[in-house]
The RNA shown here (transfer RNA) has 73 nucleotides and comes from an uncultured Pseudomonadales bacterium. Rfam family: tRNA. It is annotated as a transfer RNA.
RNA sequence: GGGCCUGUGGCGCAGCGGUUAGCGCAGCGGACUCAUAAUCCGUUGGUCCUCAGUUCAAAUCUGAGCAGGCCCA
Numbered sequence: 001g002g003g004c005c006u007g008u009g010g011c012g013c014a015g016c017g018g019u020u021a022g023c024g025c026a027g028c029g030g031a032c033u034c035a036u037a038a039u040c041c042g043u044u045g046g047u048c049c050u051c052a053g054u055u056c057a058a059a060u061c062u063g064a065g066c067a068g069g070c071c072c073a
Base pairs, nucleotide, nucleotide: 001072002071003070004069005068006067007066010025011024012023013022018056027043028042029041030040031039049065050064051063052062053061
């Protein structure tokens, strides 16, 4: 330098055009317990990497860029 893949709460991921973006773990509050752990209930937390384009509508499609990974040179 070229090709491919990935980027979504603190972390690991799902969602691949259509109501208000979800799940697990973690955090916070509560129940239980003499207490802790475990378990159960509730709950906070998101510029969907950035910019532009397409569309009535974009996390989702397209282009450019940024970051990371793999392969080739």